[in-house]
Context: one part of a larger RNA
């Protein structure tokens, strides 16, 4: 001077406690470990690995295994020799292609000293050399978790002290905050904090098309005439600062108020933003990279096949068990977001997935677009059920060359476990939690994950004694 204490003071955080809803048990989806298995590819491992890398494995992706080819190579650059361009396309044969052979037909340079000279492309040849998702994340970069949005981390000069260091940054006292106010041998600084950036709430200005609709008309409809007041849009400003009033405080910082005004009060909500540094923390497989180590193979090209296996165990999630519910029927209300190799409407045909058709739209105009829980009415009456749907047969659809390993859909039939879950254990404090649809992004296809959006919308917080985590001072130590 740290750490660390089942030592102490003070503080704090969904940490406890108060609610509230879950996992844990079921069946299913996914991820992991095990096991198997030519091959099940590699990586991640307590919190901070496990719906993680994968924002989407039928082939491709793919790195794995089998089996077949290739050896200057699937891509760079250089240096001989040939050929002259070349590129493209039919059709046969051999194979599982790959890839070898043949074969049609079409196109067929530029520049030029007119020399196959020189770029250019093919083919050969030898080498330098390509290639490696091979090893080392304990050789690195960069980039990422994490403590943690925690209030902390230092520095200069200068005092103190033989030093190691300390001082400041301790103290009163107040904040979300080393925040700010007082003291004070310290006085400034700097990286964080806060502000300054986006966006959500009020209010003004500016502008009116695809948006809007007070006032006149007009329509099956904001549909049309008109108009930009309203709404909305999208750009600018304005608003809030403990400023104003009371109290309390040390006359401050600063707290208190159901206090005034306001749309909004004490950091207004949420984003983004993450200091010195901890974990030799994760990554040599995003990419770079040093060293090593393959070079007719550890490199390349292709078929098939695995990554989708199953006595099992364990995360994370979806569905559920039921009447605040099922299930038939009618009926309202959103937000944010996508469209051209796209979105696709009307209409018709199919019970349904979906066929067909193709109007509109590169979209504040057209489409995706049914929101859906609600709301009204009707049924069902506590059952393993008009719960719950697995899991199984048939018949279809749709994407793709190809849905057997191993895709998603529908339709009928089948109707499995399941009565609220043992120890233990998670989230969450307000539009939060529960619930309850919709979009995107991958992506040909394929979502119960994942990354936004609006609907509907709760209860508790006495209070810090205990349990984790962190901050501070301080106090012990045979630790560094």
């Nucleotide at each position: 001077u740290g750490a660390c204490g089942g030592g102490g003071g003070c503080c704090c955080g969904c940490a406890c406690a108060a609610g509230c809803g879950g996992u844990g048990g079921a069946g299913c989806a996914u991820g992991u470990g095990g096991u198997u298995u030519a091959a099940u590819u590699c990586g991640a491992a307590g919190c901070a690995a496990c719906g993680c890398g994968c924002a989407g494995a039928a082939c491709c992706u793919u790195a794995c295994c089998u089996a077949c080819c290739c050896u200057u190579g699937a891509c760079a650059u250089g240096u001989c020799c040939a050929g002259u361009a070349u590129g493209g396309u039919u059709u046969c044969c051999a194979g599982a292609g790959a890839u070898g052979g043949a074969u049609u037909c079409c196109u067929u340079c530029a520049g030029u000293u007119c020399g196959g000279c020189u770029g250019g492309c093919u083919g050969g040849a030898a080498c330098a050399c390509a290639g490696g998702u091979g090893c080392u994340g304990c050789a690195u970069g960069g980039c990422u978790g994490u403590c943690g949005u925690c209030a902390g981390c230092u520095c200069g000069u200068g005092u103190c002290g033989u030093g190691a260091g300390a001082u400041g940054u301790u103290g009163g006292g107040u904040u979300a905050a080393g925040u700010c106010c007082c003291g004070c041998a310290a006085c400034g600084a700097g990286c964080g904090c806060a502000a300054c950036c986006c966006u959500c709430g009020c209010c003004c200005u500016u502008a009116g098309u695809u948006g809007c609709c007070c006032u006149u008309a007009u329509u099956a409809a904001g549909u049309u005439a008109g108009g930009c007041a309203c709404u909305c849009u999208a750009a600018g400003g304005g608003g809030a600062c403990u400023g104003c009033c009371g109290g309390u405080g040390a006359u401050a910082a600063g707290c208190c108020g159901a206090g005034a005004g306001g749309a909004a009060g004490g950091u207004g909500g949420g984003g983004a933003u993450g200091a010195c540094g901890u974990c030799a923390a994760a990554u040599c497989a995003u990419c770079a990279u040093g060293c090593c180590c393959c070079u007719u193979a550890u490199g390349u090209c292709u078929u098939g096949g695995g990554c989708u296996a199953c006595a099992c165990a364990c995360g994370u999630g979806c569905u559920a068990c039921a009447a605040u519910g099922g299930c038939u029927u009618g009926u309202a209300c959103a937000g944010a977001g996508g469209g051209c190799a796209g979105c696709a409407a009307a209409g018709c045909c199919g019970c349904g997935a979906g066929g067909u058709g193709g109007a509109g739209c590169a979209a504040a105009u057209c489409c995706c677009a049914a929101a859906a829980a609600g709301c009204a009415a009707g049924u069902c009456a506590c059952a393993g059920u008009u719960c719950g749907g697995a899991u199984u047969g048939u018949a279809g659809g749709c994407u793709g060359a190809a849905a057997c390993u191993c895709g998603c859909c529908u339709a009928c039939a089948u109707g499995a476990a399941g009565u609220c879950g043992g120890a233990a254990u998670c989230g969450c404090u307000a539009g939060u939690a529960a619930u309850c649809g919709c979009a995107g992004g991958u992506c040909a296809g394929c979502a119960u994950a994942c990354u936004g959006c609006g609907g509907u919308g709760a209860a508790u917080a006495c209070g810090u004694u205990c349990c984790c985590g962190g901050g501070u001072c301080u106090u012990g130590u045979a630790c560094a």